[in-house]
RNA sequence: CGCCGAACCCCUGGCACGAGGCCAGGGGGCGGGGGACCCAUGUUGUUUGGGGCGAGUCGCGUCCGGAGUGACGCGAGGCGCAAGCUCUUUCAGCGCCAGCCCGUCAGCUAACCCCGCAGGCCGACGAAAGAGGU
Numbered sequence: 001c002g003c004c005g006a007a008c009c010c011c012u013g014g015c016a017c018g019a020g021g022c023c024a025g026g027g028g029g030c031g032g033g034g035g036a037c038c039c040a041u042g043u044u045g046u047u048u049g050g051g052g053c054g055a056g057u058c059g060c061g062u063c064c065g066g067a068g069u070g071a072c073g074c075g076a077g078g079c080g081c082a083a084g085c086u087c088u089u090u091c092a093g094c095g096c097c098a099g100c101c102c103g104u105c106a107g108c109u110a111a112c113c114c115c116g117c118a119g120g121c122c123g124a125c126g127a128a129a130g131a132g133g134u
Stems, first nucleotide, its partner, number of pairs: 002121003008028008029117006039107001049105001050102004057076007077097005085132007
C1' cells in the first nucleotide's frame, strides 16, 4: 500500500509533537435493536422456552460403551479474496461456514425511543463481458 468488518470523515479548543497522537465539545456519515393500525401467526405456562448481532446454515452417512450443542466424510446452500481507478456479472482457482449477547421477553411496524463506530490480518497477483470515472 492493501484486506475482513457498520466500525469512517470533518470542525473548534487544549495538551503533546519531526509526520501520525491524546482529551473535551460539535457536525456529517455508516450499522444495529425496540416500537401502532393493517396484515400475519398461534405462543407460553419448573419449557423441545424464546429472541438478537454475524456469511458463519441445512440434509445424509460413519465413529465413540452410551449420549451430544462432539469428530470425520459427502451433498446442497451461503461468505471472502487474488490491488494495478471503482462497481456489477460469468467461468476457473484459493480460503471460511466462527464467536458472542439478551434473560422468560420482543412477528411486521409510521411516529417515536435506544445502542455501536470495535477488533483482527500481511497476502505476492487468473480469464472474459458490461457500466461509470479519471
Predicted 3D model of a 134-nucleotide RNA (c-di-AMP riboswitch aptamer (ydaO/yuaA leader)) from a soil metagenome. It matches the Rfam family "c-di-AMP riboswitch aptamer (ydaO/yuaA leader)". Its family is annotated with regulation of gene expression and cyclic-di-AMP binding in the Gene Ontology. The RNAcentral record of the sequence draws on MGnify. The coordinates come from a structure-prediction model, not an experiment, and the mean pLDDT is 75.